Molecule: small-subunit ribosomal RNA
Organism: metagenome
RNA sequence: AGAGUUUGAUCCUGGCUCAGAAUGAACGCUGGCGGCGUGCUUAACACAUGCAAGUCGAGCGAGAAAGGGAUUGCUUGCAAUCCUGAGUAGGGUGGCGAACGGGUGAGUAACAUGUGGAUAAUCUACCUUCAAAUAGAGGAUAACUAUUCGAAAGGAUAGCUAAUACUGUAUAAAGUAUAUAUAUGCAGGUAUAUAUAUUAAAGGCUGUUUUUUUAGGAAGGCAGUUGUUUGGAGAUGAGUCCGCAGACCAUUAGCUAGCUGGUGAGGUAAAGGCUUACCAGGGCAACGAUGGUUAGCUGGUCUGAGAGGAUGAUCAGCCACACUGGAACUGAAACACGGUCCAGACUCCUACGGGAGGCAGCAGUGAGGGAUUUUGCGCAAUGGGGGAAACCCUGACGCAGCAACGCCGCGUGAGUGAAGAAGGCUUUUGGGUCGCAAAGCUCUGUCGACAGGGAAGAAGUUGUAUUAUAUGAAAGUAUAAUAUAUUGACGGUACCUGUAGAGGAAGCACCGGCUAACUCCGUGCCAGCAGCCGCGGUAAUACGGGGGGUGCAAGCGUUAUUCGGAAUUAUUGGGCGUAAAGGGCAUGUAGGCGGACUAAUUAGUCAGAUGUGAAAGCCCGGGGCUUAACCCUGGAAGUGCAUUUGAAACAGUUAGUCUUGAGUACGGUAGAGGAAAGCGGAAUUCCUGGUGUAGAGGUGAAAUUCGUAGAUAUCAGGAGGAACACCGAUGGCGAAGGCAGCUUUCUGGUCCGAUACUGACGCUAAUAUGCGAAGGCGUGGGGAGCAAACAGGAUUAGAUACCCUGGUAGUCCACGCAGUAAACGAUGUUCACUAGGUGUAGCAGGUAUUAAAAUUUGCUGUGCCGCAGCUAACGCAUUAAGUGAACCGCCUGGGGAGUACGGUCGCAAGAUUAAAACUCAAAGGAAUUGACGGGGGCCCGCACAAGCGGUGGAGCAUGUGGUUUAAUUCGACGCAACGCGAAGAACCUUACCUGGGUUUGACAUCCUGUGGAUUUUUUAGAGAUAAGAGAGUGCCCUGUAAGGGGAACACAGAGACAGGUGCUGCAUGGCUGUCGUCAGCUCGUGUCGUGAGAUGUUUGGUUAAGUCCAGCAACGAGCGCAACCCUUAUUUCUAGUUGCCAGCACGUAAAGGUGGGAACUCUAGAGAGACUGCCCCGGUUAACGGGGAGGAAGGUGGGGAUGACGUCAAGUCCUCAUGGCCUUUAUAUCCAGGGCUACACACGUGCUACAAUGGUAUGUACAGAGGGUAGCAAGCCAGUGAUGGUGAGCCAAUCCCUAAAGCAUAUCUUAGUCCGGAUUGGAGUCUGCAACUCGACUUCAUGAAGUUGGAAUCGCUAGUAAUCGCGGAUCAGCAUGCCGCGGUGAAUAAGUUCCCGGGCCUUGUACAUC
Repeated sequence: AGAGUUUGAUCCUGGCUCAGAAUGAACGCUGGCGGCGUGCUUAACACAUGCAAGUCGAGCGAGAAAGGGAUUGCUUGCAAUCCUGAGUAGGGUGGCGAACGGGUGAGUAACAUGUGGAUAAUCUACCUUCAAAUAGAGGAUAACUAUUCGAAAGGAUAGCUAAUACUGUAUAAAGUAUAUAUAUGCAGGUAUAUAUAUUAAAGGCUGUUUUUUUAGGAAGGCAGUUGUUUGGAGAUGAGUCCGCAGACCAUUAGCUAGCUGGUGAGGUAAAGGCUUACCAGGGCAACGAUGGUUAGCUGGUCUGAGAGGAUGAUCAGCCACACUGGAACUGAAACACGGUCCAGACUCCUACGGGAGGCAGCAGUGAGGGAUUUUGCGCAAUGGGGGAAACCCUGACGCAGCAACGCCGCGUGAGUGAAGAAGGCUUUUGGGUCGCAAAGCUCUGUCGACAGGGAAGAAGUUGUAUUAUAUGAAAGUAUAAUAUAUUGACGGUACCUGUAGAGGAAGCACCGGCUAACUCCGUGCCAGCAGCCGCGGUAAUACGGGGGGUGCAAGCGUUAUUCGGAAUUAUUGGGCGUAAAGGGCAUGUAGGCGGACUAAUUAGUCAGAUGUGAAAGCCCGGGGCUUAACCCUGGAAGUGCAUUUGAAACAGUUAGUCUUGAGUACGGUAGAGGAAAGCGGAAUUCCUGGUGUAGAGGUGAAAUUCGUAGAUAUCAGGAGGAACACCGAUGGCGAAGGCAGCUUUCUGGUCCGAUACUGACGCUAAUAUGCGAAGGCGUGGGGAGCAAACAGGAUUAGAUACCCUGGUAGUCCACGCAGUAAACGAUGUUCACUAGGUGUAGCAGGUAUUAAAAUUUGCUGUGCCGCAGCUAACGCAUUAAGUGAACCGCCUGGGGAGUACGGUCGCAAGAUUAAAACUCAAAGGAAUUGACGGGGGCCCGCACAAGCGGUGGAGCAUGUGGUUUAAUUCGACGCAACGCGAAGAACCUUACCUGGGUUUGACAUCCUGUGGAUUUUUUAGAGAUAAGAGAGUGCCCUGUAAGGGGAACACAGAGACAGGUGCUGCAUGGCUGUCGUCAGCUCGUGUCGUGAGAUGUUUGGUUAAGUCCAGCAACGAGCGCAACCCUUAUUUCUAGUUGCCAGCACGUAAAGGUGGGAACUCUAGAGAGACUGCCCCGGUUAACGGGGAGGAAGGUGGGGAUGACGUCAAGUCCUCAUGGCCUUUAUAUCCAGGGCUACACACGUGCUACAAUGGUAUGUACAGAGGGUAGCAAGCCAGUGAUGGUGAGCCAAUCCCUAAAGCAUAUCUUAGUCCGGAUUGGAGUCUGCAACUCGACUUCAUGAAGUUGGAAUCGCUAGUAAUCGCGGAUCAGCAUGCCGCGGUGAAUAAGUUCCCGGGCCUUGUACAUC
């Protein structure tokens, strides 16, 4: 310090979320030690039990018992007495304390708290100090005794007694009250003097001495000490008053009757309506009274850079409270936590009559709750109460216990150690990783365990001894010092030493991004996760587990809460044209702000000083615990408040002056500014009359409607209401709403000019007041046209709409109400400053002119363009959204909602003010790229149009869907699946089904063993297979031989493994389709933009083309286009066999058949040729276009190959390859048979037709390109024919396959035919192991539908369509399919309105995988 999240991407606005710190915390998992802290936040709920406030015998009177001892009586035992226990226990009186200490936060929004003042308006026990006094009397009472009531608590009566208890009296001034005088003070005060009146007391103890005595004692004197009383002062503590400060709600706006003030009286320690009587009518409040809600306040604490925000546990100060409410008593102080009285609720006891109680003290219990400890030890220390003291009391306090609740510290070992062990996980199977980790070896000894030693905290007090000082006649007493003895809950604790021994001591969360950390398995939108975004639908780094890693660590996470980040309430430090946000407009009150000069003053401001701002805490320095936390000590700070001194620029105030702000007077100008009255013409409608006849009206088209009872149309006259054409204009006026025929009257404001006057009179503007379109409401008029509602007719799937015919409120007038609009410039008002250019309206001036026009300057208004600047951008830009000043209004995520409730206003409609629950992670602004539009412009394409021929109807072929089936294997589904994969399913193919078999396998590699490789044949079986029989040793090396080794093959065996046309084309490669052979797609550098992006690639021409030219902040380049390649069209040269044959010769019935030729055709190599090169016109002297010449060919000549960046999760795991998953006596493999060929039906693609441009028959002519030895096959023979037999030739420019339409003649004559050929029956041919399911062909017979095809739809622009045949691949056989080839050979268009698709530019968009 930021990050994630709105979008395809961007910038902005804006919310949500996260990372940090913190906590009296809780929960989950885990847990070794110590130190220091902390521990009912909830029920101020109820409480069993114990303890928490007593003490003093040196104030007073009285006073036991048990036990022990002794004596006596006497029966071993009992009784009595005495001593001791003991002046003890316990009780009483009296004094002091109990108002402190401790707890809690209910109440309280208040002088309760904080801070600073005041008390001249007050009190203060105990303490300190000063002064004085302490004289002398009296009467009671408790305890106790007796009687008595009651269950108890507790009383009643009678009697006795004491005091530092109580009550008089005396004395008393420096007290108090009154009066007078003086001094002093800002002040009602203080001080002093005088006079009058009035108010006290208590003794105890110790020593000594005197007197007295019953010899125990009692009383007095003196001394000491301690009390008591009075007064002064101090200290401490408290009361009261005041200024200022700190919560929310205005959907709480008025509150107040002792209420505000005065006088008298009362009351208090004390001012005061504190109380009371009378008088007056005040007091508070928008600077927030009153009411409501919440809350103890503060020092501080947490957070934050700070300003702030939140909070008020522990510690400290103040306040309040003590079961709830009320009240007083005592006392120095209480209206009293462990006191009293009354009332109430609750609990307990009871003999039912009556009583007792108050843990928000310490422990503890129950309850509540997510949640908070021991019924511990001790007064040793610190502090408190009482006491002369010893001492007693003290749940204050000191300690211990429980709790990881927090902070801090320590440990759980260190070094070495690679066979990188085993094992886990993972893997591309090579390895990698856990990992120097473990083991092993060498060490150390913190903590813990055990053993031994062992503190500080202790100062005092008291006793004893000594000394000094004070006092006293002395004794003594008091004080101080020294020595000595005595005092520790914690605790045998801290700490120290030793012993053994790595031994007893690590978890939790996370690992998609934010955010450090990655893989495997399981799961399969399931289970689950999640703070936000979001993960999970079969390869999940996000779920669950494992391994590994990261972070923190005796803890780690989660939850809750606070601040931060959040400049997201903005003082520091935000905004309001379009994101949320300018009030509809004006007038004006309070308030805020305010021109120039001079002087004075100082509450603002600035500077200095003083006091205060408690301690603790924070910060800095130093110190103590081994360190730290923690503790001690010193300083700083505490930005504040108060008092005081000074300054006088600014600012305020006061006084004076000025004219520039503002205003007034004077002279002019323009104007739909406002109000009222009157007048005018055009038009619509209606009425009357005339002419006139069948329609009119209305619409996209119609109908409702009007019209023969006379409409529409037309002429004349009349009535009535409303609105004012042309002028007329980003022209004028007005604050806004708004204002338009003409005239008159009344009236508001602006502007311009030149002088004079006033002298800051100004700006803004909560509350308030007025104005305020349309529509609406009330009362009364008016009503022509228009027209909500309503009715009808259309449209439509519907049509409560758009369109049409009607039509009422309303629109108009008068008077009221209402008070809202996209009331918009979506831009509050005022002032100042900051480049220009160009229009327009008004006024004034200058130049020039006879005048008008023109030109120029200033001011005011109204527009456009544009610089700087601003803005998220768009844009604004002297009429600011720029730069500044003043004031007001408004905003704080979207929805809920401008809604509910409440208030105010209104006749109502409604207006105004204005929430919350809940819900979402967005909502939004501007701009960018694309896509889309029944938006626009330009252009192209058999896209349409113009034509030709088809499909859709029939039959058949073929594919698909569907259905069926044991199976009808699988894939392909708009174009871009459907004669597609399949260039050819009878078996095979074959993946499917049924049945029969095999299991290291049909196929590959490796190992061992054996062998007879190969081949003939028999039996069983559907076959696979099983069981036999026979023939036969081969190849290479070595060796004389026997034999050995090797290669290939076969068999047997074991396991590694094979196999899979099983799944996923949405895990993939490769290949392919498609947009589309469309003209596009990009990059580098530069420039522009905050950015996404733009520019280039846009623009003007042009092209088939992002083709080229010109221009241009672009300049270049790449992939595409074009060209280079093949073929075809012309020609030259070369070459001349198997091709050719002009000329020469031979020869045939004919034929390049032969000699020969190299001319031609042709073959196949190399060249030429075409480039807008030439001419004319147009065009920018361009590109290019139109025309022409020449040329075989003319403007890319025709055709092909060639397919940019990308799109469709397009197709294919069944060509192949491949990740993952699945299967392994089966999803593998072998075999037989069946199926893929089924058939109510639907669709696609084709073939053949429906006929005469034809069919049939006969005759006859001309190709190209291919193929051929398991082949093509001439010729001849046979057959009606398919074909068979025989077979020349040909491994091919040599031989063979090899044309049809056409042409000629004849016939058929418009018919279901001599058209058409389906279907069926018979007979055959061929291929093949085999044509039943299920082949093709031939022949005879049969002779179906069909007479040109609805809606719709397809192809084609020239050697094209159409038509005709031929060849090839696959293939044993099977072609209407596919791929090629040639023959014959048109029509139409030269256009772009429309349909479809595409390209470019532009525009709108709330669209952005579908």